[in-house]
């Protein structure tokens, strides 16, 4: 330099044009307990890597950039 795959909450992850972006762990609160853990219920936490375009509408499609991984030279 060329090709392919990926980037979504603190971590991992589902979603691949449309109604409030999914779940688990972690965190916080309540219940439970003598207390803690486990367990149950609930809450907070997201510029969907950044920008532009297409569209009535973009996490999703197209282009550019950034970051990570793999392959080729």
């Nucleotide at each position: 330099g060329g090709g392919c795959c990926g980037g979504u909450a603190g971590u991992c992850u589902a979603g691949u044009g449309g109604u409030u972006a999914u779940g688990a762990c972690a965190u916080c609160g309540c219940g439970c307990u003598a207390a803690g853990g486990c367990c149950g219920c609930g809450a907070a936490g997201g510029u969907c890597a950044g920008g532009a375009g297409u569209u009535c509408g973009a996490u999703c499609c197209u282009c550019c950039u950034c970051c990570g991984g793999c392959c080729c030279a």

This is a predicted structure of a 73-nucleotide RNA (transfer RNA) from a Promethearchaeota archaeon. Model confidence (mean pLDDT): 83 of 100. Its Rfam family is "tRNA". Rfam's curators write: Transfer RNA (tRNA) molecules are approximately 80 nucleotides in length.